[in-house]
RNA sequence: GCUGGUGUAGCUCAAUUGGCAGAGCACCCGCCUUGUAAGCGGAAGGUUGCGGGUUCGAGUCCCGCCACCAGCUCCA
Numbered sequence: 001g002c003u004g005g006u007g008u009a010g011c012u013c014a015a016u017u018g019g020c021a022g023a024g025c026a027c028c029c030g031c032c033u034u035g036u037a038a039g040c041g042g043a044a045g046g047u048u049g050c051g052g053g054u055u056c057g058a059g060u061c062c063c064g065c066c067a068c069c070a071g072c073u074c075c076a
Stems, first nucleotide, its partner, number of pairs: 001072007010025004019056001028042004049065005
């Protein structure tokens, strides 16, 4: 350099294939317990990698760029 894949909450992942962005765990608060862990309830947490485009409407489709992973190739 080329090809393919991935990028969504702190972490691991969903989002029914274009129609209100969610779950589990963690953190915080409360309940329970003599106390801790476990368990139960609640709250908070998002520029869906970045920038454009299409569309009434984009996490999803298109273009460019960035990062990571895999394969291939070139030079030394």